Overview: This is a predicted structure of a 75-nucleotide RNA (c-di-GMP-I riboswitch aptamer) from a Pseudomonadota bacterium. The model forms 94% of the base pairs in the Rfam consensus. Lineage of the source: Bacteria > Pseudomonadati > Pseudomonadota. The prediction has a mean pLDDT of 88. It was read from a public genome assembly, where an Rfam model found it. It matches the Rfam family "c-di-GMP-I riboswitch aptamer". Its family is annotated with cyclic-di-GMP binding in the Gene Ontology.
RNA sequence: UUCGGACAAGGCCAAACCCAUUGAGAAAUGGGGACGGAAAGCCACGGGGCUUUCAGAGCUAGCCGGGUUGCCAUG
Repeated sequence: UUCGGACAAGGCCAAACCCAUUGAGAAAUGGGGACGGAAAGCCACGGGGCUUUCAGAGCUAGCCGGGUUGCCAUG
């Protein structure tokens, strides 16, 4: 550095739903809450899905692929 995540350790993120806020909306943010996740960290590049004020528009990375960064243990 690459592949793999069985055994651990310290931890991490956080679905649905509820409350508040923002937005035309999909949805997002904060708090609560845990269905789950070895990248459920980040990126809208490709595909898919969703929204509409139908555009050189927007959302979704916890849909798939790709790019990129990272903790620990063992081989």